[in-house]
C1' cells in the first nucleotide's frame, strides 16, 4: 500500500413464554406503567455447568537397577455450544430488549 479476524455505531430481518391473581403507588376519559407477595412458564442480553481432547502431579506393574516408554488407578489445570441451569432478564398487543445474519461506516491491523 492492501485489509483477515475483532470491537463499536446507523439501517433492515429476529423466536418463545400468563392481557395470572391479591396489596399499594403514579398518571389518564379509558387502555396502561411501576413495587412487592404467590403460583404457573419461557430461553436468543447477561452469567455459571459439562465432552472429546491438551497437560501436570502421584501410586503401581512390567525391566538385574535407575531413568525413559508402555499400561493400570487415583487427582489437578485448560477445554464447545442453539446442549444444560434458569441466577439474571423475559411472558396480550404496543413500545423496549433480544442470539443471531445481511449491508455501511468507523476504530483496528492479522497474511501477502
Nucleotide at each position: 500500500c492492501c485489509g483477515a479476524a475483532g470491537u463499536g455505531u446507523g439501517c433492515g430481518a429476529g423466536a418463545g413464554a400468563g392481557u395470572a391473581u391479591c396489596a399499594g403507588c403514579a398518571a389518564u376519559g379509558a387502555c396502561u406503567g411501576c413495587u412487592g407477595a404467590u403460583c404457573g412458564c419461557c430461553g436468543a442480553a447477561g452469567g455459571g455447568g459439562c465432552a472429546a481432547g491438551u497437560u501436570g502431579g502421584u501410586c503401581c506393574g512390567g525391566u538385574a537397577c535407575c531413568g525413559g516408554u508402555c499400561g493400570g488407578a487415583c487427582u489437578g489445570a485448560c477445554c464447545a455450544a442453539u446442549c444444560u441451569c434458569u441466577c439474571a432478564g423475559g411472558c396480550a398487543a404496543a413500545a423496549a430488549g433480544g442470539a443471531u445474519c445481511g449491508c455501511a461506516c468507523a476504530u483496528c491491523g492479522a497474511c501477502a
The RNA shown here (Glycine riboswitch aptamer) has 112 nucleotides and comes from a Chloroflexota bacterium.
Lineage of the source: Bacteria > Bacillati > Chloroflexota.
The sequence was found by an Rfam model in a public genome assembly.